[in-house]
The prediction has a mean pLDDT of 83. This is a predicted structure of a 1491-nucleotide RNA (small-subunit ribosomal RNA) from a Phycisphaeraceae bacterium. NCBI's taxonomy places the organism under Bacteria, Pseudomonadati, Planctomycetota, Phycisphaerae, Phycisphaeraceae. Rfam family: Bacterial small subunit ribosomal RNA.

RNA sequence: CAAUUGAAGAGUUUGAUUCUGGCUCAGAUUGAACGCUGGCGGCAUGGCUAAAACAUGCAAGUCGAACGAGAACCCCGCAAGGGGGGACAGUGGCGGAAGGGUUAGUAAUACCAUCGAACGUACCCCGAGGUGAGGGAUAGGCAUGGGAAACUGUGCGUAAUACCUCAUAAUCUCCAAGGAGCAAAGGCUUGCUGCCUUGGGAGCGGCGAUGGUCCUAUCAGGUAGUUGGCGGGGUAAAGGCCCACCAAGCCUAAGACGGGUAGCGGGUGUGAGAGCACGACCCGCAACAUCGGGACUGAGACACUGCCCGGACUCCUACGGGAGGCUGCAGUAACGAAUAUUCCGCAAUGCGCGAAAGCGUGACGGAGCAAUGCCGCGUGCAGGAUGAAGCAGCUUCGCUGUGUAAACUGCUGUCAGGGGCUACUAACUUAUGAAGAGCCUCAGAGGAAGGACCGGCUAAACUCGUGCCAGCAGCCGCGGUAAUACGAGUGGUCCAAGCGUUAGUCGGAAUCACUGGGCUUAAAGGGUGCGUAGGCGGAUCGGAAAGCGUCUUGUGAAAUCCCCCGGCUCAACCGGGGAACAGCAGGGCGAACUACCGGUCUUGAGGAAGGUAGAGGCCGGCGGAACGAUCGGUGGAGCGGUGGAAUGCGUAGAGAUCGAUCGGAACGCCAAAGGUGAAGACAGCCGGCUGGGCCUUUCCUGACGCUGAGGCACGAAAGCGUGGGGAGCAAACAGGAUUAGAUACCCUGGUAGUCCACGCCCUAAACGAUGCGCACUAGACUGGUGCGGCUCUCACGCCGUAUCGGUCGUAGAGAAAUUGAUAAGUGCGCCGCCUGGGGAGUACGGUCGCAAGGCUAAAACUCAAAGAAAUUGACGGGGGCUCACACAAGCGGUGGAGCAUGUUGCUUAAUUCGAAGCAACGCGAAGAACCUUACCUGGGUUUGACAUGCAUGGAUUAGUCCUUGGAAACAGGGAUGACACCCGCAAGGGUGGAACAUGCACAGGUGCUGCAUGGCUGUCGUCAGCUCGUGCUGUGAAGUGUCGCGUUAAGUCGCUUAACGAGCGCAACCCCUGUCGCUAGUUGCCAACAGGUAAUGCUGGGGACUCUAGCGAGACUGCCGGUGUCAAACCGGAGGAAGGCGGGGAUGACGUCAAGUCCUCAUGGCCCUUACAUCCAGGGUUGCAAACGUGCUACAAUGGCGAGUACAGAGCGAAGCAAGGCCGCGAGGCGGAGCAAAUCGCAAAAAACUCGCCCCAGUUCGGAUUGCAGGCUGCAACCCGCCUGCAUGAAGUCGGAAUCGCUAGUAAUCGGAGAUCAGCUACGCUCCGGUGAAUAAGUUCCUGAGCCUUGUACACACCGCCCGUCAAGUCAUGGGAGCCGGUAGUGCCCGAAGUCGCCACAGUACUGUGGUGCCUACGGCAAGAUCGGUGACUGGGACUAAGUCGUAACAAGGUAGCCGUAGGAGAACCUGCGGCUGGAUCACCUCCUUU
Repeated sequence: CAAUUGAAGAGUUUGAUUCUGGCUCAGAUUGAACGCUGGCGGCAUGGCUAAAACAUGCAAGUCGAACGAGAACCCCGCAAGGGGGGACAGUGGCGGAAGGGUUAGUAAUACCAUCGAACGUACCCCGAGGUGAGGGAUAGGCAUGGGAAACUGUGCGUAAUACCUCAUAAUCUCCAAGGAGCAAAGGCUUGCUGCCUUGGGAGCGGCGAUGGUCCUAUCAGGUAGUUGGCGGGGUAAAGGCCCACCAAGCCUAAGACGGGUAGCGGGUGUGAGAGCACGACCCGCAACAUCGGGACUGAGACACUGCCCGGACUCCUACGGGAGGCUGCAGUAACGAAUAUUCCGCAAUGCGCGAAAGCGUGACGGAGCAAUGCCGCGUGCAGGAUGAAGCAGCUUCGCUGUGUAAACUGCUGUCAGGGGCUACUAACUUAUGAAGAGCCUCAGAGGAAGGACCGGCUAAACUCGUGCCAGCAGCCGCGGUAAUACGAGUGGUCCAAGCGUUAGUCGGAAUCACUGGGCUUAAAGGGUGCGUAGGCGGAUCGGAAAGCGUCUUGUGAAAUCCCCCGGCUCAACCGGGGAACAGCAGGGCGAACUACCGGUCUUGAGGAAGGUAGAGGCCGGCGGAACGAUCGGUGGAGCGGUGGAAUGCGUAGAGAUCGAUCGGAACGCCAAAGGUGAAGACAGCCGGCUGGGCCUUUCCUGACGCUGAGGCACGAAAGCGUGGGGAGCAAACAGGAUUAGAUACCCUGGUAGUCCACGCCCUAAACGAUGCGCACUAGACUGGUGCGGCUCUCACGCCGUAUCGGUCGUAGAGAAAUUGAUAAGUGCGCCGCCUGGGGAGUACGGUCGCAAGGCUAAAACUCAAAGAAAUUGACGGGGGCUCACACAAGCGGUGGAGCAUGUUGCUUAAUUCGAAGCAACGCGAAGAACCUUACCUGGGUUUGACAUGCAUGGAUUAGUCCUUGGAAACAGGGAUGACACCCGCAAGGGUGGAACAUGCACAGGUGCUGCAUGGCUGUCGUCAGCUCGUGCUGUGAAGUGUCGCGUUAAGUCGCUUAACGAGCGCAACCCCUGUCGCUAGUUGCCAACAGGUAAUGCUGGGGACUCUAGCGAGACUGCCGGUGUCAAACCGGAGGAAGGCGGGGAUGACGUCAAGUCCUCAUGGCCCUUACAUCCAGGGUUGCAAACGUGCUACAAUGGCGAGUACAGAGCGAAGCAAGGCCGCGAGGCGGAGCAAAUCGCAAAAAACUCGCCCCAGUUCGGAUUGCAGGCUGCAACCCGCCUGCAUGAAGUCGGAAUCGCUAGUAAUCGGAGAUCAGCUACGCUCCGGUGAAUAAGUUCCUGAGCCUUGUACACACCGCCCGUCAAGUCAUGGGAGCCGGUAGUGCCCGAAGUCGCCACAGUACUGUGGUGCCUACGGCAAGAUCGGUGACUGGGACUAAGUCGUAACAAGGUAGCCGUAGGAGAACCUGCGGCUGGAUCACCUCCUUU
């Protein structure tokens, strides 16, 4: 100099959000344990469990300078004997009450802090005085007994600092103040030490007071020596500590008494702190020493290694008796997850004894073991790129990582190892080291690295294996074939001689909130009031000074923490000094505030006087309407009831109606957001009794106040008891319906009950889900009740004021919804309550109740949530608006028949595969006899039917021809045989591309996964929607814009507007078509002119027309009228070919359906590779009890048949369309003109129209089926093609429930063409034209859709969610006839040892022996209390992918739900009564806000 610098969050409830709230994690720490691993050293620490049991050794002795005796040995002596010596034992003294161990007991006799008075004290220190004279014993010893032993008896004899007597005696003790009483020890080395009496001190101890010290009230009353007094006893000392007597006290909600747990403190861990948890090691205190009791000795004990007794246990025994106590140090066994050596030494420090030397000391000092902790060190350092190999990864086949890492080169020398030396721990002159430590030196990179983790939290990722398996997991959660989450490899991250796990504590957790939380809806305000204790309390003056402030004194042990300095090489560790120990106590001063004492005041509170409103309460009386019953009259068939019915009532006269009488219950209108009351609650009228409020006056009292644990009172409905009453209604019950069932909803009846009196019960969604009181903090409007003012007066009105009841709203608050002077704002006071969900408001216990049940109120176990508000969606058997062939109005169908076709199913060797509500099913397939073809059977091939590359080969090759086997594919044989370039005259040789052969890479797969994918497609839906930027609002998710009003086909447009703009969609732009114009004029056209024909634009020619195909025009609500907001727009009209989008097409937003497709194609992964590849033949995809979809043809006369005769458009044609002609009844054949087509052909259009027949029938309808005969295509029509002719002539007479399409050139109907294609099962599909309607102009309903709004417990989004019984498994728990055990007491019995008392005897100096009394440990008996275990059976509870029955709740959840209560029922539940809104919807009333 310095010494209190200190505070972090994250994951997880949801589709998302904010909040509430729990769970979990990251940190620090430990006397730890476990797993893997482990080099060295220092310093610490190490039986937490069985205070269960202990073998063995040691842990308390010492003194000869207190005493007698005295072995070995030594000396003298012949010996006897003497002297020295001093072991062992004994007497005596001091010490064995310390040191050491442990935490069982103990919740106060303990501990801690601070005070105190009535005490003791050996050893030590200081002071004063004394130390005289005697005596008798007894251990040891000797002798002799008993006993197995332990031990012990008798006799003789002996010493003392052992014991006793006498003397002396005070400042000692007692006292009646006169007096009386009490001591001693000597020893040795002769100057030391002891002894006695007394005073004081130090240190230590005993006792007391105040305050503090865990949980439990499911422990509320406890206490008879209990509380006090008087008198005794006892003690060192106060005291019921003990005793006798007297009194009846004492403790307790500030928790007595009881139960549970526990040694307490200094401190330790953690924490920013306040706290919380703990009390190992070290220090202080207490308690204990095998369990229980007891005293003795002593200064001190009721004594860890002393004594006595009792119990349990162990050991010895000769069975008669004895011995023992590790909770000392080691050690054993046991227990346990778990904790060390039967070590060395008294060298140091300390203790006991001694004068001392010294002896003793498991205290202590050391070593050993254990990574148990803290600290330090090391396992090398430098260079070294071919970036080696290996391994792994990506994969474009070349890279990347491991990685300067290794190898290799050089260097160093800590630790460990070997050798040598010695300061230091040793103080004190010498001596003394158990153990440690230091220094020097040698060799040599040598002997020394692991553990966990890598989905997020949380630093660190790839590959393979596995396939909801194996496994992981702290929480969330991973794993069902592409796992960064399992296992492994590689790589990485973090720590490091350790690393992880488990367990514990604190923290984070403001998650018990003192610091520092909450209670309308999340958990939480008591149902309401009165009031006790308690808490809190108006103005002012004075006093004292308890709290309070300040100063000071004492104390707060040391160690620890903190600071500074120092010592071990550093650190850990240790030493010195300081700071601190927030406290307690004493003293001085102060007086603002609180409390206290005294005085005064009026504003809080209360009273008085005068008014006033009211369903406030209790009692009595009266009234009318309605209802039911009874009687009588009229009357005559139904009534009643429902969604519709039935049960029920009625010809014995109902219902209806009139009259009379009786009965009970409730009180219409007034009436209201109204009023009153503390709440529950309270309503006809009148009277009586009675409580409270408010206003005015400001007269009185003078703080008398607020709140309120316990307590007391009141307390809807239901329910209970006794007695009445009973009209209506109505749990239960009965019947009828409904229904799959219907223990319900609906209906007909109906008993308790509902009503009254008295007595209980005491609970409700007893709600404003909001405790009471006081004060303060913008307003506006409104209702009730008073009072006052203004206008001359009254009334009305207006203004003001007080109080009560409401609505909106500012600031603020709030998670938000909301609240907002009636606070949920800002403060104060007091009470109640909450602390995750479930279990559970349950069990047990207590208490209240007649009962039902109420109040109080847990735990085990289980989950990671449960929850609040708001948001976006979705949904509703919620609402509003709007649209659509959605319905309605119409027309025609399907469903019935036959056939075609697709599908299911069945069958099969195979009947390949896919598509599955709409949105699969004449779909993929715009062509299955072979092929296709993917399937089956059989037969072949294996670098392959197809692609590319490499290597080798050689002229083998392509092609052609012949030939064997075979169904073919294929397998085999034979013959012939090319190209380019170079060399060369030639012969020939060489090389090369392609091909071929062999081999290697690879091909190939219609194999799997459409839930790994791309692409494409369907669908909602051509529906009008879907979004963004900026701004604004909201904590936020989000909202706004996009809502509202009008309009539209449209989020189309207009207006309004915290929005302003924009994008994808709509519309438009594109194509076809409808009118006109211009241009052009062949193959098209032909009006005029000319020519020609039997006829025809046939020819010349023409461009007028039609047409062709290019370009333009035209339509825009432009014009008029009306409506509308002056708008957008709509309605009507004119003109126009066309009118409000003219008609049609193409065009499909964000997205949904894990929709469809791996079999179009592409593609990841997986799988096959002489086969899941590939080729061939045959078969199958066409199979047929049955079912469904889509169609065709029909059932007939608006028809069929025959004959005649008109009018299209759009297409197609060369391996093609094919005319005319000829043949055939026909399909077709022969033949071939013409035509790559506005030229030629297919090509006949058909319905229609005209004429004729048929005459309502299974027909001249209908054409299935079958037979025969033919034709065509094709290698081939058996399975399995189409067509023709003749013959045959089935079902079917208009179709049940149900269901489809269509709004105009549409439906209906008629034919034509095309794609695919050799042909065709096409009646399909896609286009084309002909003829050509009806109905609606509406939105109640069904379906679907859009927008707005509402509810929601849904978000996989209603095909959602979800409740209870039953059945199965597992777990914990309550009850339970009982059974077992523990604990603490009570009463009685017994009563050891022992103190005290008494008696007797012996002895009389101390005392001893025996008996007995009180007390009493242990033990026994008895009745209970309490805690725990167990228990046949039984109750509910929790949990568990796919069990049963129903559907209770969430939407109006299909009967709104819920609360209390009562009854009933398989179950959720149902019903009655009263209550609540935490109910949707519609209408009405009222009020508020805005305009």